[in-house]
RNA sequence: CUAGCGCAGGUGGGAGAGUCCGGCAUUCGAUGCCGGCGCCGAAGGAGCAACCGCCCCGGAAUCUCUCAGGCCAACGGACCGUCUGCGUGGU
Numbered sequence: 001c002u003a004g005c006g007c008a009g010g011u012g013g014g015a016g017a018g019u020c021c022g023g024c025a026u027u028c029g030a031u032g033c034c035g036g037c038g039c040c041g042a043a044g045g046a047g048c049a050a051c052c053g054c055c056c057c058g059g060a061a062u063c064u065c066u067c068a069g070g071c072c073a074a075c076g077g078a079c080c081g082u083c084u085g086c087g088u089g090g091u
Base pairs, nucleotide, nucleotide: 001090002089004088005087006086007085008084009083010082011081012080013079018037020036021035022034023033024032025031038071039070040069044067045065046064047063051059052058053057
């Protein structure tokens, strides 16, 4: 000086599925609580696998499950772009 990689934060984008039914309460709001049925997968979690490894075993997804979460909007949101900082690494 700084490509790449990792972590953290800011910022932009970011899907899916019930404005369901009943009861109670209410500050009368599309609100809160309880029960029921139906759904979604991209917080998290779990399982298997291509594959990888030090090959006994272990790691491993956007696949699968739906415990959790979610089903007007908002919040959240895997992932992607970008900026900053730290670390690693290169010169």